[in-house]
Record summary: Predicted 3D model of RNase P RNA and transfer RNA as a complex of 398 nucleotides. Rfam match: Bacterial RNase P class A. Its family is annotated with dimeric ribonuclease P complex, ribonuclease P activity and tRNA processing in the Gene Ontology. By type it is a ribozyme.
Order: sequence, then C1' cells, then structure tokens
RNA sequence: GGCAGUCGCUUUGUGCUUUAGUGCGAAGAGGAAAGUCCGGGCUCCAUAGAGCAGAGUGCCAGGUAACCCCUGGGGGGCGUGAGCCUACGGAAAGUGCAGCAGAAAGCAGACCGCCUAAGCCAAUCUUGUAUUGGCCGGUAAGGGUGAAACGGUGCGGUAAGAGCGCACCGCAUGACUGGCAACAGUUCAUGGCGAUGGUAAACCCCACUCGGAGCAAGACCAAAUAGGAGUUCUUUAUGCGUUGCUCGCGCUGAACUCGGGUAGGUCGCACGAGUCAGUCGGUGACGGCUGGCCUAGAUGAAUGACUGUCCACGACAGAACCC
RNA sequence: GCCGACGUAGCUCAACGGUAGAGCGUCUGAUUUGUAAUCAGAUGGUUGGAGGUUCAAUUCCUCUCGUCGGCUCCA
Repeated sequence: GGCAGUCGCUUUGUGCUUUAGUGCGAAGAGGAAAGUCCGGGCUCCAUAGAGCAGAGUGCCAGGUAACCCCUGGGGGGCGUGAGCCUACGGAAAGUGCAGCAGAAAGCAGACCGCCUAAGCCAAUCUUGUAUUGGCCGGUAAGGGUGAAACGGUGCGGUAAGAGCGCACCGCAUGACUGGCAACAGUUCAUGGCGAUGGUAAACCCCACUCGGAGCAAGACCAAAUAGGAGUUCUUUAUGCGUUGCUCGCGCUGAACUCGGGUAGGUCGCACGAGUCAGUCGGUGACGGCUGGCCUAGAUGAAUGACUGUCCACGACAGAACCC
Repeated sequence: GCCGACGUAGCUCAACGGUAGAGCGUCUGAUUUGUAAUCAGAUGGUUGGAGGUUCAAUUCCUCUCGUCGGCUCCA
C1' cells in the first nucleotide's frame, strides 16, 4: 500500500422523537488539491467612460471564453541519428553604453612588421633610368591587444599591398516561382560587400492587448452600544468610488487617532466554457450532433483509528468560490 | 485564502551594468601602574540558490528557497 471486519468524522435522503439527538440508507481529495506565474468566469465599484502616464505580449497560421496556454508550420541552435530545445519584431527615427588591454573602439587606426615606385635632401664612386642613408610618405596581407579590429580561399596584380581585377564560396537588393503567411528556391539580374559593426531581459520606436479590486469579493438576517470624543480639511467645494495625473459620471461631509460593541447564522457554494461513450469535420489542438451520468463542500475546519490478512513493501502530497 | 515587501562581512546598512564598501564588532600593536577611551594596522563576502541576456550582473529577466508585513463586521 491492497482487501475484509468493527468503531468513529463531514455532508445528505428518509423515519422517529423533537430542535438537538437517534434508526436505516447514500456520498466523501489530487494530477497536481501544491507554487500563486498567466488567462478567464463570478461579484462590487458608471454593466466600465475619454486622454496622458504605466504594465504586458512580440516569427506565421489556427484553436479557445481568454492567455506568458494548446496545435500545426517557418527560421535558428544542439545531436551520427531518431529527435530535442528555442524571450524569435525593429540597431537604415533618435539618444545612450562598451571598464581593463591595445597604436587604434565608432563614418577607427600605422606599435612591430612590409615597401621606397613617385617627390625632396645628403653621402659614395662605377657619374647613372646607380647604390646607401634620411625626410615626406604608402600599406590593414603578417605579429601583437581585445568580447569585438571593417567578408573567406586561390590566382593575377603591385614598390609593398589592398575587391584593385578575376574565379569559387558566402552576403545584400530587386524580379520570378512555390506557399494563406512566416519563409524557401541548384532560378535570373544587379552590387565589391561590416553595404550606417554590437547592445533594445538600455532608454526608445512599431504593432497588438490591458479600467480597478478581489469570495476576508459581495448579498441578507439577527445581536449589541458611550450610535461617542479629539485633530485636520471643506461648502458651485472637499473627500471617496482600491497605483499616479487631467477630465467626466456617481455618492456624500470626509480622513486620521483614541474609545465602545459584536466575534452568531443563511446565501454566495458545487449543473459546470462539466464529464463519459458513439459519430461527423479537421494533419492536429479542437469543434458540431446524439445519448448517458451527477461526482467532496468543511468554517478550529470532515476524509481517521484498531484488528486480521496478502505481497509487488507502497512517490510527492492533500480540497477551502470555480475553471 | 488573498495582496505586498525584503534577502549583501558576525550585526546594521551602502554601492549609474565596469569586478563590493562604511559604521559597529573581532584580533594585533602603541599609549597607561592597569582598564576604558583614543591612535595605527590587520581580519572578514559562493551578494539566499539555479538558469538566462550581455564582452561584463549585487544591479536586468525567469524560476526557486527563506523571512516579514497587511487584509473581518457594526457604529
């Protein structure tokens, strides 16, 4: 832990006595009842209003009452693979940030290295279209720093180099084709290419969504009283109507402190976006139709104890308005 | 049950996203006959835990653990 028996607990049907018991019968935790993360129902406040602020979501399509949920698909990542994961809009509107290191960090940059073709100066002797050194410079291939250094490989080219030129790869833009779309393409054209680098779980921009509070919501009955005192604010006002500001609407004296009373009951509260079976539609989530079922409802808060027996030796735990 | 706040050194608290400090405490030394006070120096951290964003996280985001606070009715 399972089964059986006995006793008990909560709710409930019925009978009896009678308002609290009792006889007989029926039902009595979970997929998560947990966390309280998200969405809705329900209730009250204008059956929910306007603007700003604020919050949330963020590839596409669908499902749903709704979603930070679910389904299918796309892109990306991981894996040999089956498959798994994915907070995945915009950096070309603007602002900000990047310590240390490093020569240079935001329309960058010459420390080491490489070069000395062109220009200037000096020296040498072989007197030149020479050599050497220096200046002015050139160079992002190589080294080194960094999380990040302005496409990759090769050939050509060059003084040395460089998309400077070319081929291939990658990339961007446009067209075409396929797809509802995200997007994809061994297609075509153009472009020398970090094309305005990274960061939006920085501010922000764009699109969409969001009024607030919560069953201690809220409604009703009963009981009780010092139906009180003080402070502050206020009269076409103030205050309140559950984050802020302005308006609107409604209510009305309001807020705070001290003091007093009651610590009872009923409803909300168990029939619901319910569940099961069949069938139809759909890849699927799910939806339509037909039929069946009723399945905890406490409020110091029930769901347990004992005995016997069995083997497979029994996870996490437990309702509290509902999904 | 519902709502909200907070976890950083032994204690009380800081810290624009740039590598964590202050006061008190503890220890050592000086001063004093000695103690206290004072002065000088030292000590001390998985920023509750895990994961993510970022070059970089106490800080931003998500989850989780723990602690604390508030919420009945009448008038």